[in-house]
RNA sequence: ACGGAUAUAGUAUAACGGUUAGUAUAGCUACCUUCCAAGUAGUUGGCGAGGUUUCGAUUACCUCUAUCCGUA
Numbered sequence: 001a002c003g004g005a006u007a008u009a010g011u012a013u014a015a016c017g018g019u020u021a022g023u024a025u026a027g028c029u030a031c032c033u034u035c036c037a038a039g040u041a042g043u044u045g046g047c048g049a050g051g052u053u054u055c056g057a058u059u060a061c062c063u064c065u066a067u068c069c070g071u072a
Base pairs, nucleotide, nucleotide: 001071002070003069004068005067006066007065010025011024012023013022018055027043028042029041030040031039048064049063050062051061052060
């Protein structure tokens, strides 16, 4: 330099263009317990940035950013 892949809660990971963006874990609160741990219930928090298409974009397209892989 060229080509490809990935980017979603603190962490890990799903999601036919119409979902309340799900699950696990973590955090917080309550219950339980003499206390802690475990357990139960509730709760908080997320689509890398910009643009295009569309009635509607996490999803399709373009550019950029970051990381990884390959070729030279």